[in-house]
Molecule: transfer RNA
Organism: bacterium
RNA sequence: GGGCCCAUAGCUCAGUUGGCUAGAGCGCCACGCUGGCAGCGUGGAGGUCAGGGGUUCAAAUCCCCUUGGGUCCA
Numbered sequence: 001g002g003g004c005c006c007a008u009a010g011c012u013c014a015g016u017u018g019g020c021u022a023g024a025g026c027g028c029c030a031c032g033c034u035g036g037c038a039g040c041g042u043g044g045a046g047g048u049c050a051g052g053g054g055u056u057c058a059a060a061u062c063c064c065c066u067u068g069g070g071u072c073c074a
Base pairs, nucleotide, nucleotide: 001073002072003071004070005069006068007067010026011025012024013023019057028044029043030042031041032040033039050066051065052064053063054062
């Protein structure tokens, strides 16, 4: 220098044939059960879907560029 893959909540990830309100588990907060802890139950907070631009009535999803990471080739 070139090819391919990945980037979604604090962590691990799902969702990528464009369309309900962006989700799960763990973690966190509150409350309840318990004498207390643990545990269980209920509820809640938390996201510019890496960044920018484009296409579209509509983009996490398609296209382009950039950044970071992984891998292969030279």